[in-house]
RNA sequence: AGAUAAACAUAGCAAACCAUCUGAAAGGAUGGGACGCAAAGCCUUGGAUCUAACGACAUUGUUCUAUGACUGCCAGGUUGCAUCA
Numbered sequence: 001a002g003a004u005a006a007a008c009a010u011a012g013c014a015a016a017c018c019a020u021c022u023g024a025a026a027g028g029a030u031g032g033g034a035c036g037c038a039a040a041g042c043c044u045u046g047g048a049u050c051u052a053a054c055g056a057c058a059u060u061g062u063u064c065u066a067u068g069a070c071u072g073c074c075a076g077g078u079u080g081c082a083u084c085a
Stems, first nucleotide, its partner, number of pairs: 012037002017032006035072001041078003045075003049069002055064002057061001
């Protein structure tokens, strides 16, 4: 110096729920709040999952469909803090 490993320390993020706003919905934003997270930072690139406005079909439906959503679903890309034994 590198690799493995996963402590210490300094920080960080923020589930459920509540309030307000927004959206057709799924969901999202802000504030409160902490279940947890070594990337629970960022990106929909692939898959999975959710919704069905428009559209299609059928006759008014418990139907199909993503161009919508989700990164705290999995993988991938990319950028970071610390480094004892």